[in-house]
RNA sequence: GGGGUGAGCUAGGCAGUCGCUGUAUUAAUUUAAUACGGAGGAAAGUCCGGGCUCCGCAGAGCAAGAUGCCAGGUAACGCCUGGGAAAUGCAAAUUUACGGAAAGUGCCACAGAAAAUAUACCGCCUGAAAGGGUAAGGGUGAAAUGGUGCGGUAAGAGCGCACCGCGCUGGUGGCAACAUCAGUGGCAGGGUAAACCCCAUCUGGAGCAAGACCAAGUAGAAAUCCAUGGCUCACGCUAAGACGCUGCUCGCGUUUGGAUUUGGGUAGGUCGCUUGAGGUAUAUGGUGACGUAUAUCCUAGAUAAAUGACUGUCCCCGACAGAACCCGGCUUAUCGGCUCACUCCUAAU
Numbered sequence: 001g002g003g004g005u006g007a008g009c010u011a012g013g014c015a016g017u018c019g020c021u022g023u024a025u026u027a028a029u030u031u032a033a034u035a036c037g038g039a040g041g042a043a044a045g046u047c048c049g050g051g052c053u054c055c056g057c058a059g060a061g062c063a064a065g066a067u068g069c070c071a072g073g074u075a076a077c078g079c080c081u082g083g084g085a086a087a088u089g090c091a092a093a094u095u096u097a098c099g100g101a102a103a104g105u106g107c108c109a110c111a112g113a114a115a116a117u118a119u120a121c122c123g124c125c126u127g128a129a130a131g132g133g134u135a136a137g138g139g140u141g142a143a144a145u146g147g148u149g150c151g152g153u154a155a156g157a158g159c160g161c162a163c164c165g166c167g168c169u170g171g172u173g174g175c176a177a178c179a180u181c182a183g184u185g186g187c188a189g190g191g192u193a194a195a196c197c198c199c200a201u202c203u204g205g206a207g208c209a210a211g212a213c214c215a216a217g218u219a220g221a222a223a224u225c226c227a228u229g230g231c232u233c234a235c236g237c238u239a240a241g242a243c244g245c246u247g248c249u250c251g252c253g254u255u256u257g258g259a260u261u262u263g264g265g266u267a268g269g270u271c272g273c274u275u276g277a278g279g280u281a282u283a284u285g286g287u288g289a290c291g292u293a294u295a296u297c298c299u300a301g302a303u304a305a306a307u308g309a310c311u312g313u314c315c316c317c318g319a320c321a322g323a324a325c326c327c328g329g330c331u332u333a334u335c336g337g338c339u340c341a342c343u344c345c346u347a348a349u
Stems, first nucleotide, its partner, number of pairs: 001345010012314007020038008040320001044331002047329005052207004059250004064203005069083005084098001085096004099198002104196002106192003121138002123134004146164006165187001166185008211271004221262006229238003240256006278297008315318001
């Protein structure tokens, strides 16, 4: 000097004029003035996890669904951090739908002789031939009786041996996933579980259009169908029915009626609504995610949907793009600018 990898901050600035909106104060009751505020790093997707509200005072089982190496963090998670393994990359690093194939079932097209109840096409050996032996060589294929080498054999083959692979048993290190070492066995033919399945862990449902309150108003209307049992003087109890527990069963609760159709009224206002698992700074514990302590700050609450328009100026010339109950994540889109750390190449000293 160039290429790359990981992480953090920012998201046009300044000034003026007019306009919109929240809170507070003072007047006013038409509203006005002043002060302090007013869209994002993703507000997006609605994909996960919760807070909160209701069912509801609450339950059991089945079904269904989700996650899937180990250890931690967190309110929790399918998220994050660290470690392990495998793969990619020269590397810094990145990615992983990463439990189980010796519980069972299924599948492996085409090609090939044969893809599992394994076979023998070419080839090799033997034999006069018929036949017998063979799976080392060739061929097909993603994959063919574990691989390489040596010996042995009629020719071959774990047939034997060495090393590797695999199974079993132990030692060492580590909380663990795992790593490594030793012994032993010729050794169950492979792959596939984002195939069914098995194992471990987890999950009640619906959702701010949740829900609560106030006001107003008509028609306490009409028709059809189903249920209405028993005990008691009665009250009441029990059974059946209906509704709810948002998949089913049990169980529980409410209730004496329930279901369908026609017709009528209302659909207005207030709350929920923004003080939080909150932000920032310092110290401290930890490799880290994060935790603890102290101090300090309040930072949008619209409701047909507010933050806009115009002018001037500056340069880094402005992309993707607008909250609707709130928060923690993930994923996707994206013009630029700044900062830090690491890695590789080149040149000079």
Model confidence (mean pLDDT): 77 of 100. A computed fold for a 349-nucleotide RNA from a Gammaproteobacteria bacterium, annotated as Bacterial RNase P class A. It matches the Rfam family "Bacterial RNase P class A". Gene Ontology terms of the family: dimeric ribonuclease P complex, tRNA processing and ribonuclease P activity. The family's RNA type in Rfam is ribozyme. Of the family's consensus pairs, 98% are formed in the model. The source organism's lineage runs through Bacteria, Pseudomonadati, Pseudomonadota and Gammaproteobacteria.